RNA sequence: UAAGUUGAUCGGGCGAUCGCGCGGGCUUUUUAGCCUUCGAGGAAAGUCCGGGCUCCAUAGGGCAAAGUGCCAGAUAACGUCUGGGCGGCGCAAGCCGAUGGCCAGUGCCACAGAAAAUAUACCGCCUUGGUUUCUGACUAAGGUAAGGGUGAAAUGGUGCGGUAAGAGCGCACCGCGCGGUGGGUAAUCAUCGUGGCAGGGUAAACCCCACUUGGAGCAAGACCAAAUAGGAAACCAUCUUAGUUUCGGCUAAGCAAGGCGCGGCCCGCGUUGGUUUCGGGUAGGUCGCAUGAGGUAUUUGGCGACAAAUAUCCCAGAUGAAUGAUCGUCCUAGACAGAACCCGGCUUACAGAUCAACUUACUUU
Repeated sequence: UAAGUUGAUCGGGCGAUCGCGCGGGCUUUUUAGCCUUCGAGGAAAGUCCGGGCUCCAUAGGGCAAAGUGCCAGAUAACGUCUGGGCGGCGCAAGCCGAUGGCCAGUGCCACAGAAAAUAUACCGCCUUGGUUUCUGACUAAGGUAAGGGUGAAAUGGUGCGGUAAGAGCGCACCGCGCGGUGGGUAAUCAUCGUGGCAGGGUAAACCCCACUUGGAGCAAGACCAAAUAGGAAACCAUCUUAGUUUCGGCUAAGCAAGGCGCGGCCCGCGUUGGUUUCGGGUAGGUCGCAUGAGGUAUUUGGCGACAAAUAUCCCAGAUGAAUGAUCGUCCUAGACAGAACCCGGCUUACAGAUCAACUUACUUU
C1' cells in the first nucleotide's frame, strides 16, 4: 500500500421564531392564562422465544401433547449468551454445525445396475474336458469377487506376500470391537495390549433416552357513575325433615346426587342449584400507565458471558392517537424507519461516515 476477518460508535448538530404533550410552579377570567425541566429507535419492525404483571384460583398428581438435545458455566428465564470438545470450510485471521441413540423395535434407499439383504455374477479371470473352419472361436462342469461397468452408496482401505486364478488367505499400517493406564470437573484426548473382526446410510423418518413445561392475556384486570325490566318462558335435581295445599303440588333446611369450574383425559380439589331460548339497558370516567430483573461512572473478582460494592441520575406516557413547521449556519451524510403494559434476546431492513485489533500478499527501512 492492497485485500480480508472480528468488534464497536454515529446515523444529524447549533441558533432564532411560531406551534404540540405529560409533570411542576404562579395567577386567576378555573371554560382559562403565564413560566419552566423533559419528550421515539438501533432496530420502535417481525410477533419468533423467554419472563415480569393481572385473572381463573385454594392450586396437587398422572397420562397425553409440546419444546430442547455434546460438556461446563452465565442469567429472572430462554430455543439466548460465554468458554471448551468434536466435525466441516478457509493459506490464515476466522466462520458454520437441526452436535444424544440405528446392537430396543418398525420403516425407507427411486432410477440405473447381476445385486441395495434371506445379497449377488453383467463384462471378466483360472482349472479340467469336448467340438471346431485349429495363432481364433464355441460349449459343459468346477472355482472366484482382486480388475472393469452401474450408482449417492457395492460389503473394510493401502501395500507386500501367497495362489491354478483370487480372497484378511497371511502380514504391516490405518479403521472397528474389547480391555488397561494417564491428562482433564466433563464432553473427550493420548498411549499400551488383544482379536482377522464384516453389510452400509437415513432419526429436520416413526421411535427410544435425558431434561423442561397450567391456561388466558393490558381489548388482562380493578373501581366509580348512570340507565333499564330485581323481565318472561321451558327443562333437569334422588332421599329425609318441617310447614302449606285447591292434594296436581309448592316453600325452606339438610345429607347427598346431579350440575358447574380447574387448556384435552383420569384421579383429586373447590363450589352449590344448573342448562337453554326470547327481550331490554349501558358501552362514560378513573386507575392499571411509567422508580425499573433501570441508566451511567469507578473499583474488585472472573479467560469470558457476567456478578458484587460505592457514587450519581430520573431519561415519553398519548388515547382517532403529543415532539411539527420556517429561516440561517456547520458538516462527510440524512438511509431503514414512529412507543401504546414493561423488560431480556433472536431475526430482518439500512445511504453514508468513523474507530480499534488481527490475518495474508507486496515494497521500503
Notes
A computed fold for a 365-nucleotide RNA from an Arenicellales bacterium, annotated as Bacterial RNase P class A. The model forms 97% of the base pairs in the Rfam consensus. The RNAcentral record of the sequence draws on ENA. A source record names the gene rnpB. NCBI's taxonomy places the organism under Bacteria, Pseudomonadati, Pseudomonadota, Gammaproteobacteria, Arenicellales.